[in-house]
Molecule: transfer RNA
Organism: Thermoplasmatota archaeon
RNA sequence: GGGCGUGUGGCCUAGCGGUUAUGGCAGCUGUCUUACACACAGCGGGUCGCAGGUUCGAAUCCUGCCACGCCCA
Repeated sequence: GGGCGUGUGGCCUAGCGGUUAUGGCAGCUGUCUUACACACAGCGGGUCGCAGGUUCGAAUCCUGCCACGCCCA
C1' cells in the first nucleotide's frame, strides 16, 4: 500500500428500513440481616466510532475517514 471483518450505556450482547434501541453483568435505592454477602423488588445510564449521502423514515443501505483484528504484498 491492497483485501476482508468488527465498532451499540462502565463491560459483554440482541436488533427485517417503521412504537420509546434488547438482554445480562456492574452501579444506585429499598426489603431482608446485629452487620456484610446472597436473594427479592425497583431505578438511572445510549444521542448506535466520526462526517456526509439515499429515503417520507437509517443502528440497519451507499461514500469517505478513524480505531482495532486477520490475510496479502